[in-house]
RNA sequence: AAAGCAGGAGGAACAGUCGCGUCCCGUGUCAAAGCGGGAUGAGGAAAGUCCGAGCUCCACAGAAUCGAGGCGCCCGGUAACGCCGGGGCGAAGUGAUUCGACGGAAAGUGCCACAGAAACUAAACCGUUUCGCGCUUGCGCGGAAUAAGGGUGAAAACGCGGUGUAAGAGACCACGAUCCGUUUGGUGACAAACGUGAUGGGCAAACCCCGCCUGGAGCAAGGCCAAAUAAGGGAAGAGAGGCUGAUUCGUCUCGUUUGAUUCCCGGGUAGGCCGCAUGAGCGUUCGGGUAACCGUGCGCCCAGAUAAAUGACUGUUAGCCUCGCUAACGCGGGGUGUACAGAACUCGGCUUAUUUCCUGCUUUCAAU
Numbered sequence: 001a002a003a004g005c006a007g008g009a010g011g012a013a014c015a016g017u018c019g020c021g022u023c024c025c026g027u028g029u030c031a032a033a034g035c036g037g038g039a040u041g042a043g044g045a046a047a048g049u050c051c052g053a054g055c056u057c058c059a060c061a062g063a064a065u066c067g068a069g070g071c072g073c074c075c076g077g078u079a080a081c082g083c084c085g086g087g088g089c090g091a092a093g094u095g096a097u098u099c100g101a102c103g104g105a106a107a108g109u110g111c112c113a114c115a116g117a118a119a120c121u122a123a124a125c126c127g128u129u130u131c132g133c134g135c136u137u138g139c140g141c142g143g144a145a146u147a148a149g150g151g152u153g154a155a156a157a158c159g160c161g162g163u164g165u166a167a168g169a170g171a172c173c174a175c176g177a178u179c180c181g182u183u184u185g186g187u188g189a190c191a192a193a194c195g196u197g198a199u200g201g202g203c204a205a206a207c208c209c210c211g212c213c214u215g216g217a218g219c220a221a222g223g224c225c226a227a228a229u230a231a232g233g234g235a236a237g238a239g240a241g242g243c244u245g246a247u248u249c250g251u252c253u254c255g256u257u258u259g260a261u262u263c264c265c266g267g268g269u270a271g272g273c274c275g276c277a278u279g280a281g282c283g284u285u286c287g288g289g290u291a292a293c294c295g296u297g298c299g300c301c302c303a304g305a306u307a308a309a310u311g312a313c314u315g316u317u318a319g320c321c322u323c324g325c326u327a328a329c330g331c332g333g334g335g336u337g338u339a340c341a342g343a344a345c346u347c348g349g350c351u352u353a354u355u356u357c358c359u360g361c362u363u364u365c366a367a368u
Base pairs, nucleotide, nucleotide: 001364002363003362004361005360006359007358008357009356010355012317013316014315015314016313017312018311020041021040022039023038024037025036026035027034043340047351048350050349051348052347053346054345055218056217057216058215068214069213070212071211072210073087074086075085076084077083088102089100090099091098092097103209104208108207109206110203111202112201125150126149127146128145129144130143131142132141133140134139135138158176159175161173162172163171177199178198179197180195181194182193183192184191185190222274223273224272225271232265233264234263235262236261239254240253241252242251243250281300282299283298284297286295287294288293319336320335321334322333323332324331325330
């Protein structure tokens, strides 16, 4: 220098003018409205709503079993997790490093397309060897043996070399592989060594077996106040309606414990309040730990809207882009002055979107 790998930090700043939400103070008022002043006002993802919790209501109220779903190497972290840290094993890469539903196929059942003779009670298509018969004397037919070779396949009976044999075969031997057993190391996953041991194909994101976890719905949860209105309850107890132009007057009908009407309770729509901002909180010092994280001291209080405030404009600077000058450092002009995006009960994660900068490491090349 080029190509990569991993991690971290930030998400413009200041001033002026106008405006918005919440809270506080003053003024004002019966109470308000209004007016004046002050404080404060989005994110690293507020997003997707995918996991884990708090909180609330409903169900069960003890436990167990069954069913369903999820998770699944080990150790640690955490309130908890399917998250995080470290490690083991496997795979990929020259490497930094990355990825892995990573328990059990030697409990049982099932499946293994196509091809192939045969895909698990494993298997004889070609080939190889031998025996018998036949004759055209090196071929045909038939029997037997054989998994070394060919061929098929994603996968073919531990691999490979030898001994052996008619030809062959873990039948036997050396080296290697897997399982099992023992010993040693490690908290453990696991690793290493040893052996008169064994050689059993794959698939469990097929059923299943083993271990662990899980009741359901969600802040439109839920609670309180309460205009309106129906049912219902209580108290008092006599009127109500039609006709006629008509409240008086007249007349008719209904009602007076089968109760007109009024009041109170109740009920809970509109609306309002709480939930709702001191929390598994944030910053920092020191200590422990490889780390995730934990402990300790000090400091801080940091949006709370409800049709939904957190904005707009102007100027300057940083930053970015570009042009010119310069050997270079740098100087000057112009443009832009920003990406993804926007709280809605709250936390811990994951994932996705997006801009700029920085650090460490790896490989290759070049120079000293």
The RNA shown here (Bacterial RNase P class A) has 368 nucleotides and comes from a Candidatus Zixiibacteriota bacterium. It is recorded under the gene name rnpB. Its mean pLDDT, the model's own confidence on a scale to 100, is 78. It matches the Rfam family "Bacterial RNase P class A". It is annotated as a ribozyme.